Overview: The RNA shown here (FMN riboswitch aptamer (RFN element)) has 142 nucleotides and comes from Flavimobilis rhizosphaerae. It was read from a public genome assembly, where an Rfam model found it. Model confidence (mean pLDDT): 83 of 100.
[in-house]
């Protein structure tokens, strides 16, 4: 310092007025941006992750039936793993520069799903969750 196997932590953020019976949801100005990569530093280039939706001759447990019965077989719009796919938004211009859709400067987009006395990125729920990765450390090889 590399590589590889376990462990422990870590691992998403944004609001105020108006108008009204009633909206953080309309209307007006505002805020925020996971994870990796990328000769240059990214919400909007290339990939991941969560949610949704399917599918599997895969494990597993549950139920209901069988039988040569305490151990098999077989059936499921049945839980969970695990996998495979589906879905999957949104950016230009100009200038530096050797190199930047990433940095300056300008001007623009975009945001799951369920819920609310009125239409949600921002407000409550699922979520003290899940999770891309990260950072440390024990071994063990080089």
């Nucleotide at each position: 310092c590399a590589c590889g196997u376990g462990c422990u932590c870590c691992g998403g953020g944004g609001u105020c007025g108006g108008u009204g019976a009633a909206a953080u949801u309309c209307c007006g100005a505002g805020c925020c941006g996971g994870c990796g990569g990328u000769c240059a530093u990214a919400g909007u280039c290339c990939g991941c992750g969560a949610a949704c939706c399917g599918g599997g001759u895969c494990g597993u447990c549950g139920c209901c039936a069988c039988c040569g019965c305490c151990g098999g077989u077989g059936g499921c719009u049945g839980g969970c793993g695990c996998u495979c796919g589906g879905c999957c938004g949104a950016u230009c211009c100009g200038g530096u520069g050797g190199a930047a859709c990433u940095c300056c400067g300008g001007a623009a987009c975009c945001g799951a799903c369920g819920g609310u006395c009125a239409a949600a990125g921002u407000c409550c729920g699922g979520a003290u969750g899940g999770g891309a990765g990260g950072c440390g450390u024990a071994c063990g090889u080089g």